The prediction has a mean pLDDT of 82. This is a predicted structure of a 1530-nucleotide RNA (small-subunit ribosomal RNA) from Hyphobacterium sp. CCMP332. It matches the Rfam family "Bacterial small subunit ribosomal RNA".
[in-house]
């Protein structure tokens, strides 16, 4: 000091994450429309559809100073009549002035986008190829003559619109002579000039062409010509939508002579030659469109837009034609033709609102049949004036912008009322109201009251003319409107959306996947902040939501500014056209490129700064500014052109070298599989097993001899060579390309490559040969629910060759081709150097691994890039959310399958990439458990007990609950009544229970009625008391009532089960963008995430153990109801007694084990030993104890509890009945089937219990079950109580038995109010199945299993053979860890994450949409041929008019428009097909996802209901184990 004023993001894929992608949302706009709603004013704006139709009124007329007139009106005169101020007549005589002739104007102003992809438009240029009425300006002119026609008059036709004849008349109308110029034409000449054709000046000759008047006498008009000035006209340059599923197109088409025609150039038009002209920088077809200025969004650059103003265009019912005219092919003018409307007398006529108002229709939708010429402006006229739906006003409408206003200040009993709530309360509406006090915009009511209006006209003065000056007068639609002033009084004025996130703003009720919301996520299935309503809240405001459309966010078309290994995206690979780009040097030029000038780049609009309307909107002023065209000067660095140079890019040459490079011929041997012969016998072959098959007609095996075809082990290697595809035995021959060394040549000769060509595994085609082996289809055989599959036995195409198509593949390094640049390490292949001749090395090519910067979403990549390649490598190809779809329709190509190019309609909110945790695997890898193996015993068969469960079996009712492991002798540790929750019946209705008040009675007891509950009567009339009361009991009052009713998916507590499994976690740090990892992995060891070493991790916490109990040993203390060695007393015996504490035992305290000690192993933890001591030995045995968590696991029916729902019931009381049924079926369990045993007699040993409404010795009766009597005992005392299996003796001798003991009969016993339905014991009778159980299954590892009794709780009794407990007797087995099943850790795979009881693919079946095919029909546009062919135009032309000029009629020519007809294109309908897509619970399988149970998948071929399966060739985007090589660490 300069430059700059400007850029914000969120939600939604997932279990979490990063990232890729859509989708959608906050803005801003809007000619809008729609719902709710409304007080004023100011300025804008106001058919966006049907260029549909159009009643009805206006929108373009003036001029008598051009004419002849004179129809109405005035006025004057005159004459008549009379009711003297009227009527009737008469004068064009004046004012004017209908209609007419004549000028000028109607090509202006308004209006609408149909048409149009084009010199329309925009923007520079250009016209030496033109014109311009009225204007200005200069020059020069204006003499004569002549004939007609409207009008008016007659007369005729016609409904009408008109039209027709006569007769007469005017002109600034018309027609002709003169004159004539710087015009036009010819002819020819100099002189400048230029852009080719030319232009200009200047003379000259011949030819043609003018003219008008009026009048108030000032003036005007007129003619010719030249010039300006405005307007147009045409030429060109560059710009200006989409489609290539439109690639060719073009016959006046492109030029060239002549020649018409225009105002002009021109194929504009025609005769003739000539064959060009236009296209990939997109012609030509289609398709959509008025174009610009602006406008809207955006930092911006672009997108997108063309309503209101302003400039250009086209149009003016449809198509077509010209006429007049200065200008028109003419919106409110002509003619033809059409299509539609209207009037008609039926004969014929009239019309065009896209002009302003309206109307009808269409539509979601867009106004008054208003005022005025006061202004502005336009036309005409001398002017006055006239005309003007231009335009200025006014009306409608919240359509938009601006702007005001609904009041302000006080006022807390925080009122009433609402609403909420934890509810005697508190919070919020809310200082909000009430109530006081002020103000008075606005609206109302009275007044006052503009500006916008000065001119022209006229008059004076000045003045040659234009013009200038001064007086003085008129004129307002808006409108008594804007303003202004008084009064009164808060009075006259607030609502609409929303309130789950995003997004500011919450609760209460109703509903209950209903009825409803929703822009996206996604609310609703009974506690909704998401539906409706309320209260309360936020936003924005006379408006607020919604709905549409535009940009924006979207860097999501990426020029600013995008990407292509796995997310969409690199052509299957070369060579090469055009095209883009391109090495060092010099010079020229000056095209790009820069800078300076000039012009333009309308106006408005937008922006800056003033200024008017009170402010603002809005208008006005004055700058900037328009990044652009165009033209001129100059710069030359760069890039281009031209001209030279050079070698380093690239290419040649020499010299070597390596190799499955290629294409032909030729020969090898080994293996197969035939065929012949030969030996030889019963199989052989195949499979998880087996069978189709061969095979006594002699297979298979094994020997020879032979024949074919096909393919080349070993060498052999993540080695080599090719552009890819892809080449492999050995030799010939031709042939390509690469490397290297070191020279020499050429001189940029390069690099990419759109179309374009070539070359392309494997399948497949065609032709023709060949055919061993292998093998799609195809048979057969297994396999299976099936099996169109996998496995097997066959087997044809095919594979092989020749030719010749197909062009496709996971044609892959999912990675295009070329260039320079950028740390290392290593291993190989070649070749050259060096050099100790093969170790090391060095350098060029290739091939590989592994890393550094840097990159990348991460995986990875990493001189072999996916690294830098920016400001600034350069080229090509691809992509732009998923499905539908690489489909359909055209086109190409092919013989054919089919490839190539390639969509939409509708449909979803995601599809996806890469890592992450976890779960999963018929993945791996270590490890554990009665998991399995080894063993005992079992259920699983029989009979009974006992719980379930039953197509919801039966019933009035069989209450409910539990329901894979982890319901099912479970809730239930006692259903005959009660219990009891269910049925049937019969009752209560502040209840059947407790508190308070109040009386004092009640209770008991009989009798009636009843099935009880419950009624009625009768007799009865209290008890302790610390005197305060309390116990009972009735009755009264009201306040708390009651539900075993739903909801275990509101909950609380408990509880199971994974699982006594060994895990689960933080805090710091450290890694990683992140989820997340590390720690906790690893190498040992453990019963253990036990320890132990290690280590980016250090510690740490809930679990493990440990602490507690019981048991095993032992010490002390302590000794009664237990004990009794010793002493003594005593009994038939006896701890029965005195006594003792020594033993047992009993119960309190303590020791005792800890790898502590030895060997050995080991770095340590530890771990091993028939070590040793010891009661015990490695955690002695057992118990209690159960991490983070899972299962919406169980339990509202133990209990508690929200919420709901029921209160003369779903509460309660009462009897009876049921919970106990019974054709099945299951779990659990008792009892057996016997001799290891039954049954008889006799005898021996326990630990734990329990007892007073009980236990009950003991004695009596009873076969007995019991009963009867009664000792003791609140228990180390009494009793319950006998333990049982053992053992002893005897008996039975394999049987349905002396085994078994159901079931039935009978008589008993007990409990209890009461055993019918429905106890339990007992006694005799009877004596059922059952002879050890299919498939399959439980349970246990030691004092266990097994088997033996014995207690207890519940409980009047008992359906217990369950449950809890106790002891007595007392085994067998465990090689070991492939397998089953569970679990733990590590890793690996995933598309799963509700987590494999997952996900998920196709066919079939229903409904629903959208869309291809179609016989066919239907209707559109354009264009072709052929017919006709109006109006007009243009040529011809003798008859008719015309003096003539001309004309009119006829012909031709063009030409709308009709007709006709062949394609061809675009649409619609379409019987019927054909895929596709959504669509809570259809069927049939299981095709992918894990090794998905055959590993997937790509092309390609044949089959199959269907996913699909196979077969030949290719990927890894396949796990898993071995091996072999490399490489990296230690």
């Nucleotide at each position: 000091a300069c430059u700059a004023u400007g850029g914000a993001g969120a939600g939604u894929u997932u279990g979490a994450u990063c990232c890729u992608g859509g989708c959608u949302c906050a803005g801003g706009a809007u000619g809008a429309a729609c719902g709710c709603u409304a007080g004023c004013g100011g300025c804008a704006g106001g058919c966006c559809u049907a260029a549909u139709a159009c009643a009805u009124g206006c929108a373009a007329g003036u001029c008598g100073a051009g004419g002849g007139g004179c129809a109405g009106c005035g006025a004057u005169u005159c004459u008549a009549a009379c009711u003297u101020g009227u009527u009737a007549g008469a004068a064009g005589u004046c004012g004017g002035c209908g209609a007419c002739c004549g000028g000028c104007g109607c090509a202006c102003g308004g209006g609408u986008g149909c048409g149009u992809a084009a010199c329309g438009c925009g923007u520079a240029u250009g016209c030496a190829a033109c014109u311009u009425a009225c204007c200005u300006u200069u020059u020069a002119c204006a003499g004569g003559a002549g004939g007609a026609u409207a009008g008016c008059c007659c007369g005729g036709g016609g409904a009408a619109a008109c039209c027709c004849g006569g007769a007469u008349u005017a002109a600034u109308a018309c027609u002709u002579c003169a004159u004539g110029g710087u015009g036009u034409u010819a002819u020819a000449a100099u002189g400048c000039g230029g852009c080719a054709u030319c232009g200009u000046a200047u003379a000259a000759u011949a030819a043609c062409u003018a003219a008008a008047g009026a009048u108030u006498u000032a003036u005007u008009g007129g003619u010719a010509a030249a010039a300006g000035a405005u307007g147009g006209g045409c030429a060109u340059g560059c710009g200006u939508c989409c489609a290539a599923u439109u690639a060719g197109c073009u016959a006046g088409a492109u030029g060239g002579c002549g020649a018409g025609g225009u105002a002009a150039c021109g194929g504009c038009u025609c005769a003739c030659c000539a064959u060009g002209g236009c296209g990939a920088u997109g012609a030509u077809u289609g398709g959509u469109a008025g174009g610009g200025g602006u406008u809207c969004u955006g930092a911006g650059a672009g997108g997108a837009u063309g309503a209101u103003c302003c400039c250009c265009c086209a149009c003016a019912c449809u198509g077509g034609u010209a006429c007049u005219g200065a200008g028109a092919c003419a919106c409110g003018g002509a003619c033809c033709a059409g299509a539609c409307u209207c009037c008609u007398a039926c004969g014929g006529g009239a019309g065009g609102c896209a002009g302003c108002a309206g109307u009808a229709g269409g539509g979601a939708a867009u106004a008054u049949u208003g005022g005025u010429c006061a202004a502005u402006g336009g036309g005409c006229g001398a002017g006055a004036g006239c005309c003007u739906g231009a335009a200025c006003c006014a009306g409608c409408c919240a359509u938009g912008c601006c702007g005001c206003g609904u009041g302000c200040a006080g006022g807390a009993a925080g009122a009433c009322g609402g609403c909420c709530u934890u509810c005697u309360g508190g919070g919020u509406u809310g200082u909000a109201a009430a109530c006081u006090g002020c103000u008075u915009u606005u609206a109302u009511a009275c007044g006052g009251g503009a500006a916008g209006a000065a001119a022209a006209a006229g008059u004076c003065c000045a003045u040659g003319c234009g013009u200038g000056g001064g007086c003085a007068a008129c004129u307002g639609a808006c409108g008594g409107u804007a303003c202004c002033g008084u009064a009164a009084g808060a009075a006259u004025a607030a609502g609409c959306a929303c309130c789950g996130g995003c997004u500011a703003a919450c609760u209460c009720c109703g509903u209950g996947c209903c009825a409803g919301c929703a822009g996206c996520c996604g609310c609703g299935g009974u506690a909704a902040u998401a539906c409706g309503g309320a209260g309360g809240g936020u936003g924005c405001a006379a408006g607020c939501g919604u709905u549409g459309u535009c940009c924006g966010g979207a860097u999501u078309u990426a020029c600013u500014g995008g990407g292509u290994u796995u997310a969409a995206a690199g052509g299957g690979u070369a060579c090469g056209u055009a095209g883009g780009c391109g090495g060092c040097u010099u010079g020229u030029u000056a095209a790009g490129u820069c800078a300076g000038u000039g012009g333009u780049g309308a106006a408005a609009u937008a922006c800056a700064c003033g200024a008017g309307c009170u402010c603002a909107a809005c208008u006005g002023g004055u700058g900037a500014a328009g990044u652009g065209c165009c033209a001129u000067u100059g710069a030359u660095a760069c890039u281009g052109a031209c001209a030279g140079g050079c070698u380093u890019g690239a290419g040649u040459g020499u010299u070597g070298u390596a190799a499955a490079g290629g294409u032909a011929g030729g020969c090898g041997g080994a293996a197969u599989u035939g065929a012949u012969g030969g030996u030889g016998u019963a199989g052989c072959g195949g499979u998880g097993a087996a069978a189709u098959g061969c095979a006594u007609a002699g297979a298979u095996a094994c020997c020879a001899u032979c024949a074919a075809g096909a393919a080349c082990a070993c060498c052999g290697a993540u080695u080599g060579c090719g552009a890819a595809g892809g080449c492999a035995g050995c030799u010939u021959a031709c042939u390509g390309g690469g490397c290297a060394a070191a020279c020499a040549c050429u001189g940029a000769c390069g690099c990419u490559g759109a179309g374009g060509u070539a070359c392309g595994a494997a399948a497949g085609c065609g032709u023709g040969g060949g055919g061993a082996g292998c093998g799609a289809a195809c048979a057969g055989g297994a396999u299976u629910a099936g099996a169109u599959a996998c496995c097997c036995u066959g087997g044809u195409a095919g594979u092989c060759c020749a030719c010749g198509c197909u062009g496709u593949a996971a044609a892959c390094g999912a990675u295009g081709a070329u260039c320079a640049c950028u740390c290392g390490a290593u291993g190989u292949a070649u070749g050259c150097g060096a050099u100790a001749u093969u170790a090391c090395u060095g350098u060029a090519u290739g091939c590989g691994u592994c890393c550094a910067a840097g990159c990348g979403a991460a995986a990875g990549c990493g001189u072999u890039a996916a690294g830098a390649g920016u400001g600034a490598a350069g080229c090509c190809a691809c992509c732009u959310g998923g499905g539908a779809a690489g489909u359909a329709c055209g086109c190409u190509c092919g013989c054919a399958a089919g490839a190539g190019u390639g969509a939409a309609a509708c449909u979803c909110a995601a599809a996806g990439g890469a890592a992450u945790u976890g779960a999963c695997g018929g993945g791996g890898g270590u490890c554990c458990g009665c998991a399995c193996a080894a063993g005992c015993g079992g259920u699983g068969g029989a009979g009974c007990a006992u719980g379930u469960g039953g197509u919801u079996u039966u019933u009035a009712a069989u209450u409910c609950g539990a329901u894979g492991a982890u319901a099912c002798g479970c809730g239930a540790g006692g259903a005959a009544c009660c219990u009891u929750a269910c049925c049937u019946g019969g009752g209560c209705u502040a209840g059947a229970a407790u508190g308070c008040c109040c009386u004092g009675a009640c209770a008991u007891u009989c009798c009636c009625a009843g099935a009880g509950a419950u009624g009625g009567g009768a007799a009865g009339u209290u008890c302790c008391u610390a005197c305060g009361g309390g116990a009972c009991a009735a009755g009264g009052u009201g306040c708390a009532a009651g539900g075993u009713g739903c909801u275990g998916c509101a909950u609380g507590g408990c509880u199971g089960u994974c699982g006594u499994c060994a895990g689960c976690u933080c805090g710091u740090g450290c890694c990683g963008u992140g989820a997340g990892g590390u720690g906790u992995u690893g190498g040992g060891u453990u019963a253990a995430g036990u320890c132990c070493c290690g280590c980016a991790a250090c510690g740490a916490g809930c679990g493990c153990a440990a602490c507690c109990c019981c048991u095993a040993c032992u010490a002390u203390u302590a000794g009664u109801u237990g004990c009794c060695a010793g002493c003594a007393u005593g009994u038939a015996a006896a701890g029965a007694u005195g006594g003792g504490g020594a033993c047992u035992c009993u119960a309190a305290u303590g020791g005792a084990a800890c790898u502590g000690c030895c060997u050995g192993c080991g770095c340590a933890a530890g771990c091993a030993g028939c070590g040793a001591g010891g009661a015990a030995g490695g955690a002695g045995g057992g118990g209690a104890c159960g991490a983070c968590g899972u299962c919406a696991a169980g339990u509202c029916a133990u209990c508690a509890u929200g919420g709901c729902c029921c209160u003369u019931a779903c509460g309660c009381c009462c009897a009876g009945g049921g919970c106990u049924a019974c054709a099945c079926a299951c779990g659990u369990g008792c009892u057996a089937c016997a001799a290891u045993g039954g049954c008889g007699c006799a005898u021996a040993c326990a630990g734990a219990g329990g007892g007073u409404a009980g236990c009950g010795a003991u004695c009596c009766g009873g076969u007995a079950a019991c009963g009867g009597u009664a000792a003791g005992c609140c228990a180390a005392u009494c009793u319950c109580a006998a333990a049982a299996a053992g053992u002893g003796c005897g008996u039975c001798u394999c049987a349905g038995u002396u085994c078994g003991g159901a079931u039935u009969g009978a008589g008993g016993u007990c409990u209890g109010c009461a055993a019918c339905u429905c106890g339990a014991c007992c006694u005799c009778a009877u004596g059922a199945a059952g002879u050890c159980g299919g498939a399959a299954u439980c349970g246990c590892u030691a004092g266990u299993a097994a088997u033996c009794g014995c207690g207890c709780a519940u409980c009047a009794g008992c359906a217990a053979u369950g449950g809890c407990g106790c002891g007595g007797u007392g085994a067998a087995u465990a090689c070991g860890u492939u397998c089953c099943c569970g679990g733990a850790c590590c890793u690996u795979g995933u598309a799963c994450a509700c987590a494999c009881c997952g996900c998920c693919c196709g066919u079939c079946a229903a409904g629903c949409c959208a869309u291809g095919g179609g016989a066919g029909u239907u209707g559109g546009g354009a264009g072709g041929a052929c017919c006709u062919g109006a109006a007009g135009a243009c040529g011809g032309u003798a008859a008719c008019c015309g003096c003539g000029a001309g004309g009119a009629g006829c012909c031709g020519u063009u030409a709308a428009g009709g007709g006709u007809u062949a394609a061809a294109c675009c649409a619609g309908c379409g019987a019927c097909u054909g895929g596709g897509g959504c669509u809570a619970a259809g069927u049939c399988g299981u095709a992918a996802c894990a090794a998905g149970g055959u590993a997937g998948c790509c092309g390609u071929a044949c089959c199959g209901g269907a996913a699909g399966g196979u077969g030949c060739g290719g990927c890894u985007g396949g796990a898993a184990c071995a091996c072999c090589u490399c490489c990296u660490u230690u």

Lineage of the source: Bacteria > Pseudomonadati > Pseudomonadota > Maricaulales > Hyphobacterium.